This is a predicted structure of a 99-nucleotide RNA (TPP riboswitch aptamer (THI element)) from a Deltaproteobacteria bacterium. Rfam family: TPP riboswitch aptamer (THI element). Rfam 15.1 lists 16,130 matches to the family in 8,693 species.
RNA sequence: CCCCAUCGCUCGGGGCGCGGGCUCGGAGGAGCCCGCUGAGAUGGACCCGCAGAACCUGAUCCGGUUCGCACCGGCGUAGGGAAGCGAGCCGGCGCACGC
Numbered sequence: 001c002c003c004c005a006u007c008g009c010u011c012g013g014g015g016c017g018c019g020g021g022c023u024c025g026g027a028g029g030a031g032c033c034c035g036c037u038g039a040g041a042u043g044g045a046c047c048c049g050c051a052g053a054a055c056c057u058g059a060u061c062c063g064g065u066u067c068g069c070a071c072c073g074g075c076g077u078a079g080g081g082a083a084g085c086g087a088g089c090c091g092g093c094g095c096a097c098g099c
Stems, first nucleotide, its partner, number of pairs: 001092002006087005011049004016043001017036008055080003061074004
């Protein structure tokens, strides 16, 4: 000096569902409580920022599975998707000095 796991700072991106009960309402629906999955179910948290399945689109998608969501497979080598700075392990390259 290069590369870079990782860390920090600042900034940015993203999602928030399903089941049950009660109450209110003419109804669509709303509120509260309990439960399920999950990192996260509105916390000031969590996840993700190009080596980008965080998340969105296709999609009210297809197959399996579940009370349902979740989950598994497909779609999917699909189309999109938010970064700068500083430090920096290992490794690599070079220079100087000494032996």

Its mean pLDDT, the model's own confidence on a scale to 100, is 79.